[in-house]
Molecule: Bacterial RNase P class A
Organism: Candidatus Zixiibacteriota bacterium
């Protein structure tokens, strides 16, 4: 130089002017609240996707039972987790490294394309034996019927490999040796597993992110959760001038009853307003334990809260970064010339993604620019 892998940091600093949210201090109007001023403050690593899991709320405090869902070597971390950190097997690479829902298939059921007799209690093509005909009669062919599964052929896959013994042929039938399982003792490790020895012919495909088994978690709904105030209209009581009825023979008072405007009270509870909601599994730094995820202490710090929803838009100077031009400086074409590369200064012009909080928090995912350490491996110089 190249190619490939693993992380870790950064998301431009600093002012001007306009403009916007929220809190606050003033000042007018007025006290619901607006408006002016001044101050202090205003997104992220992923704010996203809403896949997970918790906290907080309400539901008869939530207990068992079935449905239902979800995880699935091992230790540990956490509030919790389909999270994380450290190893165990198992696969991929040359190597760094990366990948696995990685319990069971000897409980049953389903599947298993195409090919091929068959995908599971095999039989196409083959081998052996026996009877029966047939011939060119120790052989061989045809047909029924017994045994077999070596050999061939089909597959991704064919009933453990190899080799012998044995048999009519043959076969873990039996031996030997690897392989796998199963059990037994034993070493080493917290554990998953490694490691070493015996026995047992036990060798009964494959697939459970197909039903299913078996172990173990999981109550439901969600901030539009809840909880507080409360206009209006429309319900309910209650007061009520006047008038109209009736009680007594009439008038007049007074009582009783009915009711209009209007007042006031109720209890739910629409518009709307508060609240919940920003101090919290916070956050920075330092000690200290631990391989590490993470704990424990000290110490300092207050970190957006819109609700048609603020965080904008313009410039200024430094910074990063690319091109072009100039000058120089090392280098190479053998040397001048000329040309080329190299870095730095100077000028000039560009260029900076991915994206927007909405109750909060841990994760996972996915999106995106930049810059750094490391690690593998190839090639060239010294």
């Nucleotide at each position: 130089u190249c190619g490939g892998u693993g992380g870790g940091c950064g998301a431009g600093g600093c002012g001007g002017c306009c403009g916007c949210g929220u809190c606050u201090c003033g000042a007018u109007c007025g006290u619901g609240g607006a408006u002016c001023g001044g101050g202090a403050u205003g997104a992220g690593g992923a704010a996203a996707g809403u896949c997970c899991g918790g906290g907080c709320u309400c539901c008869g405090c939530a207990g068992a039972g079935c449905a239902g869902g979800g995880u699935g070597c091992c230790u540990c971390c956490u509030a919790a987790c389909c999270g994380g950190a450290g190893g165990g097997c198992g696969g991929a690479g040359a190597a760094a490294u990366c990948c696995g829902a990685c319990g069971g298939a000897a409980a049953g059921u389903g599947c298993g394309a195409c090919a091929g007799a068959g995908a599971a209690c095999u039989a196409c093509c083959g081998c052996u034996c026996c009877g029966u005909g047939c011939g060119c009669c120790a052989c061989g062919c045809a047909c029924g019927g017994u045994g077999c599964a070596a050999g061939g052929g089909u597959g991704a896959a064919a009933a453990g490999g190899u080799g012998g013994u044995g048999u009519a042929a043959g076969a873990g039938a039996c031996c030997a040796c690897c392989g796998g399982c199963a059990u037994c003792u034993u070493g080493g490790g917290u554990g998953a597993c490694c490691g070493a020895g015996g026995u047992g012919g036990c060798c009964g495909c494959g697939u459970a992110a197909a039903c299913c088994c078996c172990a173990c978690c999981c109550g439901g709904a969600g901030c539009a959760a809840g909880g507080c105030c409360a206009a209006g209209c429309a319900g309910g009581g209650a007061a009520g001038a006047g008038g109209a009825g009736u009680g007594c023979u009439c008038g007049c008072u007074c009582c009783g009853c009915c009711u209009a405007a209007u007042u006031c009270c109720c209890g739910g509870g629409u518009c709307g307003g508060c609240u919940g909601c920003a101090g919290g599994a916070u956050c920075g730094u330092c000690u200290g334990g631990g391989c590490g995820a993470c704990c424990a202490g000290g110490c300092g710090a207050c970190c957006a809260g819109a609700u048609c929803a603020a965080u904008g838009g313009c410039u200024g100077c430094c910074g990063c970064u690319c091109c072009g031009u100039a000058c120089g400086u090392c280098c190479c074409c053998g040397c001048c010339c000329g040309g080329g590369g190299u870095g730095c200064u100077a000028c000039g012009g560009g260029g900076a993604a991915c994206a927007g909080a909405a109750c909060c928090c841990g994760g996972c995912u996915u999106a995106u620019c930049g810059u750094u350490c490391g690690c593998c491996g190839a090639u060239c110089c010294u």